[in-house]
RNA sequence: UUCGAUAAAGGCAAAUGCUUCCGAAAGGGGCAGGCGCAAAGCCACGGGUCUAAGGCGUUUGCUAUGACAGCCGGGCUGCCGAAA
Numbered sequence: 001u002u003c004g005a006u007a008a009a010g011g012c013a014a015a016u017g018c019u020u021c022c023g024a025a026a027g028g029g030g031c032a033g034g035c036g037c038a039a040a041g042c043c044a045c046g047g048g049u050c051u052a053a054g055g056c057g058u059u060u061g062c063u064a065u066g067a068c069a070g071c072c073g074g075g076c077u078g079c080c081g082a083a084a
Base pairs, nucleotide, nucleotide: 001083002082003081004080011037012036016032017031018030019029021028022027035070041076042075043074045073046072047071048068049067050066054063055062056061
């Protein structure tokens, strides 16, 4: 530098369940669980998606300043191993 074996040290953890945790909600934390992941480590920068407290509207709507990094790009960093 390139790559990721039906190998391998170590790691993460979807759905779902529980929670006298945080939050208006979306969502997040914790415990169990384990579908999967070679960046499923970190960053909301672009797109996308969710929510709508507040604001505006007044008939059930619009709006992110709130979220999602395991939706797609992008940026930063890095373990193990293989090859050169």

About this RNA
The RNA shown here (c-di-GMP-I-GGC riboswitch aptamer) has 84 nucleotides and comes from a Thermosediminibacterales bacterium. The sequence was found by an Rfam model in a public genome assembly.